[in-house]
RNA sequence: AGAGUUUGAUCCUGGCUCAGGAUGAACACUGGCGGCAUGCUUAACACAUGCAAGUCGGACAAGAAGUGGUGUUUCUAGUCACGGACAGGUGAGUAACGCGUAAGAACCUACCCUUGGGAGGGGAAGAAUAGCUGGAAACGGUUGCUAAUACCCCAUAGGAUGAGGAGAAAAAGGAGGAAUCCGCCCUAGGAGGGGCUUGCGUCUUAUUAGUUAGUUGGUGAGGUAAUGGCCUACCAAGGCGAUGAUCAGUAGCUAGUCUAAGAGGAUGAUCAGCCACACUCGGAUUGAGACAUGACCCAAACUCCUACUGGAGCCAGCAGUGGGGAAUUUUCUGCAAUGGGAAAAAGCAUGAUGGAGCAAUGUCGCGUGAAGGCAUAAGGCCCAUGGUUCAUGAACUUAUUUUCUCGGAGAAGAAAAAUGACAGUAUCUGAGGAAUAAGCAUCGGCUAACUCUGUGCUAGCAGCCGCGGUAAGACAGAGGAUGCAAGCGUUAUCCGGAAUGACUGGGCGUAAAGAAUAUGUAUGUGGCUUUUCAAGUCCGCCGUUAAAUUCCAGGGGUCAACCUUGGACAGGAGGUAGAAACUACCAAGCUGGAGUACAGUAGGGGCAGAGGGAAUUUUUGGUGGAGCAGUGAAAUGUGUUGAGAUCGGAAAGAACACCAAUGAUGAAAGCACUCUGUUGGGCCGACACUGACACUGACAGAUGAAAGCUGGGGGAUAAAAUGGGAUUAGAUACCGCGGUAGUCCUAGCCAUAAACGAUGGAUACUAAGUGUUGUGCGUAUUGACCUGCACAGUGAUGUAGCUAACGUGUUAACUAUCCCGCCUAGGAGUACGUUUUCAAUAAUGAAACUCAAAGGAAUUGACGGGGGCCUGCACAAGUGGUAAAGCAUGUGGUUCAAUUCGAUGCAAAGCGAAGAACCUUACCAGGGCUUGACAUGCCGUGAAUCCUCCCGAAAGAGAGGAGUGCCUUCAGGAAUGCAGACACAGGUGGUGCAUGGCUGUCGUCAGCUCGUGCCGUAAGGUGUUGGGUUAAGUCCCACAAGGAGCGCAAGCCUCGUGUUUAGUUGCCAACAUUGAGUUUGGAACCAUGAACAGACUGUCGGUGAUAAGCCGGAGGAAGGUGAGGAUGAUGUCAAAUCAUCAUGCCCCUUAUGCCCUGGGAGACACGCGUUCUACAAUGAUUGGAACAAAGGGUCACGACCCCUCAAGGGAAAAAUAACCUCAAAAACCUGGCCUCAGUUCGGAUUCCAGGAUACAACUCGCCUACAUGAAGCCAAAAUCACUAGUAAUCGUCGGUCAACCAUACAGUGGUGAGUCCGUUCCUAGGCCUUGUACACACCGCCUCUCACAUUAUGGGAUCUGGCCAUGCCCCAAGUCGUUACCUUAACCACAAGAAGGGGGGUGCCGAAGGUUGGGCUAGUGAUUGGAGUGAAUUCGUAACAAGGUAUCCGUAUUGGAAGGUGCGACUG
Repeated sequence: AGAGUUUGAUCCUGGCUCAGGAUGAACACUGGCGGCAUGCUUAACACAUGCAAGUCGGACAAGAAGUGGUGUUUCUAGUCACGGACAGGUGAGUAACGCGUAAGAACCUACCCUUGGGAGGGGAAGAAUAGCUGGAAACGGUUGCUAAUACCCCAUAGGAUGAGGAGAAAAAGGAGGAAUCCGCCCUAGGAGGGGCUUGCGUCUUAUUAGUUAGUUGGUGAGGUAAUGGCCUACCAAGGCGAUGAUCAGUAGCUAGUCUAAGAGGAUGAUCAGCCACACUCGGAUUGAGACAUGACCCAAACUCCUACUGGAGCCAGCAGUGGGGAAUUUUCUGCAAUGGGAAAAAGCAUGAUGGAGCAAUGUCGCGUGAAGGCAUAAGGCCCAUGGUUCAUGAACUUAUUUUCUCGGAGAAGAAAAAUGACAGUAUCUGAGGAAUAAGCAUCGGCUAACUCUGUGCUAGCAGCCGCGGUAAGACAGAGGAUGCAAGCGUUAUCCGGAAUGACUGGGCGUAAAGAAUAUGUAUGUGGCUUUUCAAGUCCGCCGUUAAAUUCCAGGGGUCAACCUUGGACAGGAGGUAGAAACUACCAAGCUGGAGUACAGUAGGGGCAGAGGGAAUUUUUGGUGGAGCAGUGAAAUGUGUUGAGAUCGGAAAGAACACCAAUGAUGAAAGCACUCUGUUGGGCCGACACUGACACUGACAGAUGAAAGCUGGGGGAUAAAAUGGGAUUAGAUACCGCGGUAGUCCUAGCCAUAAACGAUGGAUACUAAGUGUUGUGCGUAUUGACCUGCACAGUGAUGUAGCUAACGUGUUAACUAUCCCGCCUAGGAGUACGUUUUCAAUAAUGAAACUCAAAGGAAUUGACGGGGGCCUGCACAAGUGGUAAAGCAUGUGGUUCAAUUCGAUGCAAAGCGAAGAACCUUACCAGGGCUUGACAUGCCGUGAAUCCUCCCGAAAGAGAGGAGUGCCUUCAGGAAUGCAGACACAGGUGGUGCAUGGCUGUCGUCAGCUCGUGCCGUAAGGUGUUGGGUUAAGUCCCACAAGGAGCGCAAGCCUCGUGUUUAGUUGCCAACAUUGAGUUUGGAACCAUGAACAGACUGUCGGUGAUAAGCCGGAGGAAGGUGAGGAUGAUGUCAAAUCAUCAUGCCCCUUAUGCCCUGGGAGACACGCGUUCUACAAUGAUUGGAACAAAGGGUCACGACCCCUCAAGGGAAAAAUAACCUCAAAAACCUGGCCUCAGUUCGGAUUCCAGGAUACAACUCGCCUACAUGAAGCCAAAAUCACUAGUAAUCGUCGGUCAACCAUACAGUGGUGAGUCCGUUCCUAGGCCUUGUACACACCGCCUCUCACAUUAUGGGAUCUGGCCAUGCCCCAAGUCGUUACCUUAACCACAAGAAGGGGGGUGCCGAAGGUUGGGCUAGUGAUUGGAGUGAAUUCGUAACAAGGUAUCCGUAUUGGAAGGUGCGACUG
């Protein structure tokens, strides 16, 4: 310090998630030791038992023990005194002077310290105890006796008020032989402690906006230690609040703690300070101090005891129990230390505290070994079988002992003496022996660490992205590795990262975000000059900010954690002395901001009134006579009762053509015929006046398109709703014919729009030129133009800058200042609450839940029922077909024991198959084999090989015989047969979605890229675009590009012309000859083979840009690629093929392998594809007679001759091929016949007879002859091929095969057309551009209703709780007041009595309780509303492209639903 995740990729915005640290933690697995810490976060729930506050006999009396007795001593209930207000616990309440901090005045203070004094004289009781007595108990009652440092009175001191008078008012002794010590009372101070008051700070909510009645103040009285409405009577009507009162919710506050670079954020365990509480509520008593945790009274709840009358109790003290909970310890020890209590002291008590115990709860430290040691042991895992790794390891050797076990010694902690719980602990020391001691998590990326096996969208994992559908580094196991380590991982929570609430330190044109607009209150901010002052500001000093903590430097303990000493830091608030620049204040000025007056000026600015013409509709009259209107096409509608058209008259309402313009004006909404009246604001000029009067603006009031609402008018056009007609699968729409509200006016509501520049207002500064509106000035001029300048508007370019980019750019989205508003996915602008309205609505405005994205700009593609340009037998123009028939063939389907398998839109279907009777053959049935039909290795045996017999369908089995070879180093070996055991063979078994190779297709389309440079943050772009041109990214020109590669073209093969050369098997003009170029001769011609030439827009004219090129001509065998072939870029389709071949993995191994016989692939209701043959006269048939090319042939082609009607047979020459042969070419030409018919067309089907091949022709082939003679008379919708030697038509050859089978395939030649105006349309493709919400890329994406499941939530009659305040009733305890009913030792009087006290009664207040009506809140709830979510439901198709009616906003209306329509607005 960052990282992952939106996309095909990019930049940005923006959320979600991770890596770090921490904890009073919990849970899983594991666990050696020690030091120091920590340990009910939940039920302030209930508590058994024990202990936690006593002490003093030197205040007092009494009793007991003890002693032989006296005395001394010890102990004790009781009275008195001091302490039980500290220490300890908890955090319920409390949003408060409670806490923190800093001050203050009207106070109190036991014990302690200091100062100055005092203690004289009296008195009366009542406990314990004793007697009697009540009660179950707790606890008492009554009579009698008694002491005090218990209680009371007088005197005195001192104090307060006052002229005087009068009233009120202290004390205690004890111990000691004594000195003396400890106490008592008063006074004045101190210290420490406490009470009270005040400034400042101290959580959330406005869906809590008003609140308060002793409330705010005054006076009198009361009360308190003290101020004060603290209380009371009267008077006044105040007090608080937008700087957030009041209500509600939550919460002890702080020093600190955690985190963070810091600022901050979160938190308030342990330790320390303060507060509050003590089962709940209320109350007082005592006291220096309490409204009192281990005191009291009352009430209520709960528990316990009881003799049922009445009593007792309150662990939020220490242990402990139950309960709750994920979860938190021993019913231990000691007062030795520290501290406090009482005491003169000894001594006492102390669950405060010191210690120990339990818990890895945390933190710090230590250990579980160290050194050497290799054929790198065994074993595991992996493996390419070579090896690697665990392993720098184990065994083994040597040395050591922190820990551990057993012994010995043994502390400090204790300041004169004595006293040690911890503790026989820490520590030291001896012996023993590597001995007693390693786990947890992870290993796809983030994030360090990788393989095998299993599983097969299953089981499962997951913090985010995501993994798993048969080769999972992500699941589970294993081996290995990585990280941390007595721990490790998970979960929970906080901070960080997060600049993701931004003070430091963010934003608002399009990502979320500028209110519709201006006016204006509070607030905030504010021009120039000179003073005053010192509030802000700055600076010095003073006190403070407890200690602990943090930081720095030391010290202690072996180190560390830990403990300890000193220092430093510190914001803040307070006090005080100064400074005076800036801000504020005071005072005096100024004119530049702002305004007023004056002189001009432009304008659809507003309001009111009057007037006008064009058009539309209606109506009236005339002319006229058949349609009009409307649409993509129609229909509804209208018209002979006279429309439409045309001419004249009349009426009505609404809107104002041209001018008209990125022109004017207004705050915005808005505003346009003309004239008049009235009225607001702006601008310019000049510089007279005022003298900062300014800017912004929460709240508030005002204005605010269209639609809509209310009342009254008006109503021509057009027109929501609605009716009829169309379109359509439907059409609640688009289109068309009608048509109401409303649109208009008036009076009033409503308050919203894409109310937009999606850009708040104000001020200042910052390049340039240019257009336009208003006004003025300068030059010039007679004047008008023209030209220049200034101010105020309004546009389009554009520099710097800014911006994620797009863009913006003096009219800023630049640079700055001031003020206001607003900003984080969906749910949702929804629910509830409140306000508003006549209503519709509007305003304010959440949460649960769901998701990992949503979004902006730009890029490359793809797509568009977007645009432009171009090409192709793509269309058009033509020719011939297919689709109907029959047969052939392939395929689907069906059938079957099997009908083997593959290929399935174009790009499968006469395809793999260039040829299934057996074989092929992979399929089926049956019979057989198991190291195998085939390969290599081992062992044994026989050479090999051949013949005969026998069983069997064959494979296969059995028997007999012949034959003994070759090489040799004499061991044996090579080749081959048989037999055996094991390694292995074998598989046309699966996966073409694991692959190689090969192939198809877009497409022979013209494209696809690269390095360097340049542009861009980047994806990318440029080049490759543009202007021309081409078949072509072909070439030329231009250009931030200059070059290159794969394609194109050329090169290669064939054909077309010529030359040279050659002369057999080909040729023959002249020449000779024959049956025949047969032979002799020849090399001219044809043909053949080889080598060359030839064509390049080279040339001429035109055109084009003086280019590339194009058009036309000449010459030429051929002319613009001469014709054809081969040749197929980057890529696309998980295209085809595991059955050509190769191959990973999986599967079979007496079978999914191998052999054999027979069968099947040839089945047959039917669908589809591709051919062939036809339907005839441009023909069929029958005679005659011509003309090819290319190719094959010794396992073969086979002439001539003979036989057969023929297929074919017999016999046989030549040829290893320019020689012989297949071989006849056919259409064509010519003669005859047929004469338009199902025919002399057509040939299917069928019968019988033959032929050749073959082991075999039945399933199942071919050919011949005779006979038979189906359908079919040119073919619906639709669709295919073809541009010249092409289509069409005619024969002919070949491959495949051992042989037979060709309508198929692939060659070859003969005859030989028609048409192309052209690119609007269909289809396919290329380039440029545009839009996009698509990127699996339009076979895309995506919206809504309905149905199903599920989740949270709103309304909801009702029901059940909780909290709060309030009115009334009843009033406990109790303080205060009152009362003479009862009672009363001290003092007075002394006789009664009085003062004072107590009890009782009573009054005010008063807790709990009862009751009434409220407020807030929680739960439940028949039913109901929408919302979210979901592998594959239904209906449509609204949106994204012009999304097929452009979309969207507001409003109204309407419809199953998305949605449609009207009105107005926006361009996104």
Small-subunit ribosomal RNA from Pinus albicaulis, 1468 nucleotides, folded computationally. Rfam family: Bacterial small subunit ribosomal RNA. Its family is annotated with ribosome and structural constituent of ribosome in the Gene Ontology. Its mean pLDDT, the model's own confidence on a scale to 100, is 83.